The RNA shown here (Bacterial RNase P class A) has 348 nucleotides and comes from Casimicrobium sp. A source record names the gene rnpB. The RNAcentral record of the sequence draws on ENA. The source organism's lineage runs through Bacteria, Pseudomonadota, Betaproteobacteria, Casimicrobiaceae and Casimicrobium. The coordinates come from a structure-prediction model, not an experiment, and the mean pLDDT is 76. Its Rfam family is "Bacterial RNase P class A". Rfam classes the family as a ribozyme. Of the family's consensus pairs, 93% are formed in the model.
């Protein structure tokens, strides 16, 4: 130089215009609240804050909440060399031990076949049961047995049930608490109504229905009072639920530095920083410069030339978007960028 391993980091940078979310202050001829205020809704100003390395898959582990209790066994699921780390883990380090690679390294489906059970392709007479072929012998008495990973024996397989060892209660922030309107419905108290007459139909009559008139309670007509309206229900209070509000919501097993402890994972200590909080759910749109990749045409510069370099219109620019909160794992990623190693080649 080539080809490679393995491990980190980065995900464009300034500035403008109008906009969304939430938060502090200020101001407020608006609404609610009061005796007035304080408040509380809303308005408008300024200030500063607003997605990721995977915010994704929702696979595993853990925080929380709540359902009696979270204990026991049983079913069920999970894990699986040894130590070790952690809140915990199926994760992460370290060792062995198998394999693949020349190597740097990668990868493991690595408990247990003398507790039972199932299986053992192809080839072979025969495949776990003994038999069974050839030879021998008094006698399944001996001896060999072409293939096959394995053949007559304490064979292999558990990436087959199974067993042993551990570990695992369910449900999730639409968990869950607290405030609560209108409507219906529930209880409890009150107040009132089912009354009078008359005509009429149907019946042998009791009696029923219809129809007319009066009487007639509580609401309604903005507070009384009248008038009026209206025809069985009103009024009040409690109680559960729903629609909404609100808390759960971001200070966390938090980031970063640095000494110290460990081979390492990762612990201890000091020091510093707060860095979205929406909730039918913002984080948006449009320009411009600058940097990045790729680049016509002219034009400069080399070159005899094919060519090469410089400038540059102009086009490109990934995966994805929080949603109670961490650990992790997997998977998706345009483009850059650094670190340690390893094998060949050459060259001193």
């Nucleotide at each position: 130089g080539a080809a490679g391993u393995c491990g980190g980091c980065u995900g464009g940078g300034c500035a403008g215009u109008c906009g969304c979310c939430g938060g502090u202050u200020a101001c407020u001829u608006g609404c609610a609240g009061u005796c007035a205020a304080a408040u509380g809704c809303g308005g408008u100003a300024a200030c500063g804050g607003g997605a990721g390395g995977a915010a994704g898959g929702u696979c595993c582990g853990g925080g929380c909440u709540c359902c009696g209790a979270a204990g026991a066994g049983c079913a069920g699921g999970g894990u699986a060399a040894u130590g070790g780390c952690u809140a915990a883990c199926g994760g992460c380090c370290a060792u062995c031990c198998g394999u693949c690679g020349u190597g740097a390294g990668g990868c493991g489906a690595g408990g247990a076949c003398u507790a039972g059970g199932g299986c053992c392709a192809c080839a072979g007479a025969g495949a776990c049961g003994a038999g069974c072929g050839u030879a021998u012998u008094a006698a399944g008495u001996u001896a060999c047995g072409g293939u096959g990973a394995a053949a007559c024996g304490c064979g292999g397989c558990a990436a087959c049930c199974u067993c042993u060892a551990c570990c695992c209660g369910g449900a999730g922030c639409a968990a869950u608490a607290u405030c609560a309107a209108a409507u219906a419905g529930g209880c409890a108290u009150g107040c009132g109504u089912c009354g009078u007459g008359a005509g009429u139909a149907a019946g042998c009559a009791a009696u029923u229905g219809c129809u007319c008139a009066c009487c007639c309670a509580a609401g309604g007509c903005g507070g009384c009072u009248c008038g009026u309206u209206g025809g069985a229900g009103c009024a009040u209070g409690c109680g559960g639920g729903u629609a909404g509000g609100u808390a759960g919501c971001u200070u966390g097993a938090g980031g970063c530095g640095a000494a110290c402890g460990g081979u390492a994972a990762c612990g201890u200590u000091c020091g510093u920083c707060c860095u979205a909080g929406a909730g039918g759910a913002a984080u948006g749109a449009c320009c411009g410069c600058c940097a990045c990749g790729c680049a016509a045409a002219a034009c400069c510069g080399g070159g005899c030339g094919a060519c090469c370099g410089g400038c540059g219109a102009g086009c490109g620019a990934a995966c994805a978007g929080a949603a109670c909160c961490c650990g992790g794992c997997c998977u998706a990623c345009a483009g850059g960028c650094c670190g340690a190693c390893u094998u060949c080649a050459c060259u001193u």